């Protein structure tokens, strides 16, 4: 880089260095010298981890094993405007208009970003 599976309407700074950018891309719409990116601190959360006189299940003859759930901890990542900021591609329902098009709202999907596992 590529596959798979899950999550993506909760949460989290009146902090130091820095010094023009920034929200992935398209259209838009926004933050930013009343300080952007990033890089320290701090903080959130609970993917993975790790522990349990907890609850449940399945195997065993039994000791005990796995798994679900629950409740801790924060070692490994994350993440700290604004729903993934909205939107992009189908359908379906209203409405306008009637050249199959514009507009809202619902669903599903592509894209992304994140943990875990392959490869």
């Nucleotide at each position: 880089c590529u596959c798979u599976u899950a999550u993506u309407g909760a949460g989290a700074g009146u902090g130091g260095u820095g010094g023009a950018g920034g929200g992935a891309c398209u259209g838009g719409c926004c933050c930013g010298u009343u300080g952007a990116a990033a890089c320290c601190c701090g903080g959130c959360a609970a993917c993975c981890u790790u522990u349990c006189a907890g609850g449940g299940a399945a195997a065993u003859a039994a000791u005990u094993u796995u798994c679900c759930c629950g409740a801790a901890a924060a070692g490994g990542u994350g993440c700290u405007a604004a729903a993934u900021c909205c939107u992009g591609c189908a359908a379906a329902a209203u409405a306008c208009a009637a050249a199959u098009g514009u507009a809202u709202u619902u669903u599903g999907g592509a894209a992304a970003a994140u943990a875990a596992g392959a490869g």

A computed fold for a 119-nucleotide RNA from Oceanobacillus saliphilus, annotated as SAM riboswitch aptamer (S box leader). Its Rfam family is "SAM riboswitch aptamer (S box leader)". Its family is annotated with regulation of gene expression in the Gene Ontology. The coordinates come from a structure-prediction model, not an experiment, and the mean pLDDT is 83.